[in-house]
Predicted 3D model of a 587-nucleotide part of an RNA (large-subunit ribosomal RNA, domain V) from a Lacipirellulaceae bacterium. The organism belongs to Lacipirellulaceae, within Bacteria.
Context: one part of a larger RNA
């Protein structure tokens, strides 16, 4: 050194299974509801099959009969016109009974009784007699007809029903259809319309950004810094605003002026009030945030005013596109200034919203043979927290641990890497403590390493899968030493002990609770180390936490349902090729 053979299971991110956690997808399926939208069914009513009486109320036409009190005033005078008489043995005043109306005074009607009167013109009233005639008003009263309506009530639509029990269809039938009888009955079935209600069921939606994803914050415009002196520039970087307001105290145009703050002075009046002198270059003002600009005005007054105009518009910034910006000059007509000029809103930068639709108002525009008109079109306008603000729909919320599929190490949990804030160890300083004496022991504030065992950051390999606590087996390394073994200091008398330095050879216990690592507690022992090794070791074992599918409890939800809450239960595969290793044979 080459070849066996029999073990072992450490590793070959070993084999299985396009990882089921987790993220994604304008993927999917169930379930759920006060997500939308719609639907079977339910209710209700209108109609149609549906058709006669009665009797009650409502309007409404014609007709009879009533009905009308303001104060004045014989008194309950609706109005207007004619009128000097009118009614009365066909029975007047007057008494008695009853009904009706009632602003309780009375009006008016019936019936007895009685037997000749009784009212107006005439005086007061805005109007003169229901004395008597017409023609109306209000409100009631009755008839009639037409109509709603709501009860009842009938028989013929129509419905049931006649197996202890009816008859017929050439026939057995509890089937089917006529008769015939009963019971209901215009109801109530059915059709069609509409309203309502309807997770019963059905089809769909439930945004993005994200140092995983969820919670939470944003999301469009406008300043400023980040922004590296042209423009532009990101980030869940720092900071604030805005979704308006002003028809003149905020637009035009013209003429004047100069502010903040400070100093003197001066009644009440003071640090600050108006008031006078001075100094002040800009520190105040500018409708609002900053920010640039501004005193030769954009500031502050004062007159006169609507240019906060029509129709254009040369050339430009800006810019993927769509927008967005600025702008001389030209025609019209205007306002202001003596004019010369200026004025097409605000000192400037926010203060906003495409396109369909769909409204209003104009128009020399089209207008289905032709005239209209309906609609259209063009121009001027309105209707959008379309704010998830380039705006999927006019119109939408959740739960899957019962899942399911495409993917994804583009992205999270394990473990590994980088980092080392956080841990944990040294070491420098050396203000105090230590009776006295910074350094036996200790050591404030700060420095300066080192380790890579905690929690963390990143998201670099694995999601066509690296199995995840703790335990058992079985260990191997470090030394930042627990015991043993050498030393130095001590605030070491001796014992015992605290600090510090060398050393990793061996050693480094068993219980009881509890899945527990840990930890408390018990008894030993010289001790009863800290740590790394995928938080060593599941193709070595177990399976008690965790972490599927079942149920219970609390709690949260309107409910499917959830919950580093609690409970009970729950499949742990692999015959060994290689390499390692052990033990053993042959060349």
């Nucleotide at each position: 050194c080459c070849c066996g053979c029999a073990g072992c299971u450490a590793g070959a991110c070993g084999g299985a299974a396009a990882g089921a956690c987790c993220c994604c997808g304008u993927g999917a399926a169930c379930c759920u509801u006060u997500a939308c939208u719609g639907u079977a069914g339910g209710c209700u009513g209108a109609u149609a099959u549906u058709g006669g009486g009665c009797u009650g109320u409502g309007c409404u036409a014609u007709g009879u009969a009533g009905u009308g009190u303001g104060u004045a005033g014989g008194a309950u005078a609706g109005g207007u016109g004619g009128g000097a008489g009118g009614c009365u043995u066909u029975g007047a005043a007057c008494u008695c009974c009853g009904g009706u109306c009632g602003c309780c005074a009375g009006a008016u009607c019936g019936g007895a009784g009685g037997g000749a009167g009784c009212c107006a013109u005439u005086g007061g009233u805005g109007a003169a007699a229901u004395a008597c005639c017409a023609c109306c008003c209000u409100c009631u009263u009755c008839a009639u007809g037409g109509u709603u309506u709501a009860g009842u009530u009938c028989u013929a639509a129509c419905u049931u029903c006649g197996a202890u029990u009816c008859c017929c269809g050439u026939g057995a039938a509890a089937c089917c259809g006529g008769g015939c009888g009963a019971a209901g009955g215009a109801c109530a079935g059915u059709g069609u319309c509409a309203g309502u209600u309807g997770g019963g069921c059905a089809g769909u939606u439930u945004g993005a950004c994200u140092g995983g994803g969820g919670c939470g914050g944003u999301c469009u415009c406008c300043u400023c810094c980040u922004a590296a002196a042209g423009a532009g520039u990101a980030a869940c970087g720092g900071a604030g605003g805005a979704g308006u307001c002003c028809a003149a105290u905020a637009g035009g145009c013209g003429c004047a002026c100069u502010c903040a703050g400070c100093c003197u002075g001066g009644u009440u009046g003071g640090c600050a009030a108006u008031c006078a002198g001075g100094c002040a270059u800009c520190g105040a003002g500018c409708a609002u945030a900053a920010a640039g600009g501004u005193a030769g005005a954009a500031g502050u007054g004062c007159g006169c005013u609507a240019g906060a105009c029509u129709g254009c518009g040369a050339g430009a910034c800006u810019u993927a596109u769509c927008a967005g910006u600025c702008g001389a000059g030209c025609a019209g007509g205007u306002g202001u200034g003596a004019a010369a000029g200026c004025a097409g809103g605000g000192c400037u930068u926010a203060g906003u919203g495409a396109u369909c639709c769909g409204g209003u108002g104009g128009u020399u525009c089209c207008g289905u043979a032709u005239g209209g008109a309906a609609g259209g079109g063009c121009c001027a306008u309105c209707g959008c927290u379309c704010a998830a603000c380039a705006g999927a729909u006019a119109a939408a919320a959740g739960g899957u641990a019962c899942u399911c599929c495409g993917g994804g190490g583009a992205u999270a949990a394990c473990a590994g890497g980088c980092u080392u804030a956080u841990c944990g160890c040294u070491c420098c300083c050396g203000a105090g403590c230590g009776u006295c004496c910074a350094u036996a022991g200790c050591g404030g504030c700060g420095g300066a390493g080192c380790g890579g065992u905690u929690u963390g950051g990143c998201a670099c390999c694995u999601c066509g899968a690296u199995g995840u606590c703790g335990g058992c087996u079985c260990a191997u390394c470090a030394c930042a030493u627990c015991c043993u073994g050498g030393g130095g200091g001590u605030g070491a008398a001796g014992a015992a002990g605290c600090u510090c330095c060398c050393a990793a050879g061996g050693g480094u216990u068993u219980g009881g609770c509890u899945g527990u690592u840990c930890g408390c507690c018990a008894a030993u022992g010289a001790a009863a180390g800290u740590g790394g090794u995928a938080c060593g070791u599941g193709a070595g074992c177990u399976g008690g936490g965790u972490u599927c599918a079942g149920a219970c409890c609390g709690u949260c939800g309107a409910g499917a349902g959830a919950c580093a809450g609690g409970u009970c239960g729950g499949u742990c595969c692999c015959u060994a090729u290689c390499u390692a290793c052990u033990g053993u044979g042959g060349g």
Its Rfam family is "Bacterial large subunit ribosomal RNA".